[in-house]
Context: one part of a larger RNA
């Protein structure tokens, strides 16, 4: 000087209590462990791995297996040689591949040839999701959006440092005042960005409509909306309390108030944390095989175990029937209306729309009636039979959905644990990425809309000072 402590003092955080809701028990669905297996590719492994890389494993993907093939290679430059390029047909074969026919002769040229592409020969080389994140960059998780980390000068101390950063108040904050041998300064906080709440100005079609109107059209830009531009919130005012500070604590005015809500933003540093399979890279291995084509299978197995969800166990519900309001996105190999079929899934149609114009797209919970009457039921849907729909060369391993029969377990869950302080929990739909096809996952989007917080003894993690130490 730091680190540690079942050592002090202060302080702060959904930490704990107060509440809500859940997991853990039931089925399914997805990761993982183990266990099989030719093969179950590989990472990831307390918190910070486990619906994680993976924004989509039927082929491909795709790194495994198995089998058949290739050896200057599927790809890059380099030297020769020859043939434009590129097409078509039929054999054989799981295909890679092999064969055997055939069609074409272009561009520019100084007519030597050249660009551009193809086969072919040798050899430099190519390749390598092969090791090694304990040889690295780069990018990321973490403590933690914790309020810390430092430097320059002076100054004390023989040093190693210390001071300054400590103290007294304050703040969410090393935020800010005051004091002080310190006196300045930087990374970090804040504030500058983006968005949500309020007005005014400026426009006005695709938008909206107080006018004539049933609507179409005309009119208008007052309202709503759209999207550039500005106001606006600064402890600005005002009363108390404070040290005549900073600052709290009430008020007014105000849409909004004391950082107004939400995001982006992630300091020094730590864990030899994660990634050599995103990509770069050093060493090292492999070079007819650990390269590199293909079919076909694995990555979807399943005594078992864990962890993240989804739906359930029902009357604040389940069915039926009527009827009402969103936001935010996608649409040209696209969205795809009306209209006709079909109990559906779905098919046919093809209008209109590169979209404030058409079109996904009828949101659901809700509301107003009926039923059901407590029951393994008119809950609840698991498996399973059967019929069939679309994607796709191809749904046997192994896809999504529809109908029709079937109808399991489940009656609220043990020690345990977990998430949330407001338009948030809960609970209802809605949309996009990936994507041919497949979503309960994930990333947003809005509807409905609580209940608690006395307070910091105690459990966890975290900051300050200070104290012990046989620990660096």
């Nucleotide at each position: 000087u730091g680190a540690c402590g079942g050592g002090g003092a202060c302080c702060c955080g959904c930490a704990c209590a107060a509440g809500c809701g859940g997991u853990g028990g039931a089925u399914g669905a997805u990761g993982u462990g183990g266990a099989u297996u030719a093969a179950u590719u590989c990472g990831a492994u307390g918190c910070a791995a486990c619906g994680c890389g993976a924004a989509c494993a039927a082929c491909c993907u795709u790194a495994c297996c198995u089998a058949c093939c290739c050896u200057u290679g599927a790809c890059a430059u380099g030297u020769c040689c020859g043939g434009a390029a590129c097409g078509g047909a039929c054999c054989a074969g799981a295909g890679a591949u092999g064969g055997u026919c055939u069609g074409g002769u272009g561009c520019c040229u100084u007519c030597g040839g050249g660009a551009a592409u193809c086969g072919g020969a040798a050899c430099a080389c190519a390749g390598g999701u092969g090791c090694u994140g304990c040889a690295u960059g780069g990018c990321u998780g973490u403590c933690g959006u914790c309020a810390g980390c430092u430097c320059g000068u002076g100054u004390c101390g023989u040093g190693a440092g210390a001071u300054g950063u400590u103290g007294g108040g304050u703040u969410a904050a090393g935020u800010c005042c005051c004091g002080c041998a310190a006196c300045g300064a930087g990374c970090g906080c804040a504030a500058c960005c983006c968005u949500u709440g309020u007005c005014c100005u400026u426009a006005g079609u695709u938008g909206c409509u107080a006018c004539u109107g049933c609507a179409a059209a005309g009119g208008g830009c007052a309202c709503u909306c759209u999207a550039a531009g500005g106001a606006g919130a600064c402890u600005g005012c005002c009363g108390g309390u404070g040290a005549c500070a900073a600052a709290c604590c009430g008020g007014a005015g105000g849409a909004a108030g004391g950082u107004g809500g939400g995001g982006a933003u992630g300091a020094u540093g730590u864990c030899a944390a994660g990634u050599c399979c995103u990509c770069a890279u050093g060493g090292c291995c492999c070079u007819u095989a650990u390269g590199g084509g293909u079919a076909g299978g694995g990555c979807u197995u399943c005594a078992c175990a864990c962890g993240u969800c989804a739906u359930a166990c029902a009357a604040u519900g389940g069915u039926c029937g009527g009827u009402a309001c969103a936001g935010a996105g996608g649409g040209u190999u696209g969205c795809g209306a009306a209209g006709c079929c079909g109990c559906g899934a779905g098919g046919u149609g093809g209008a209109g729309c590169c979209a404030a114009u058409c079109c996904c797209g009828g949101a659901a919970a809700g509301c107003c009636g009926a039923u059901c009457g407590u029951a393994g039921u008119c809950c609840g849907g698991a498996u399973u039979g059967g019929a069939g729909u679309c994607u796709g060369c191809a749904a046997c391993u192994c896809g999504a959905c529809u109908c029709c029969a079937u109808g399991a377990a489940g009656u609220c869950g043990g020690a345990a644990u977990c998430g949330c302080u407001a338009g948030u929990a809960a609970u209802c739909g809605c949309g996009g990425a990936u994507c041919a096809g497949c979503a309960u996952g994930u990333c947003g989007c809005g509807g409905u809309g609580a209940a608690u917080a006395c307070g910091u003894u105690c459990c966890c993690g975290g900051g300050u000072c200070u104290u012990g130490u046989a620990c660096a």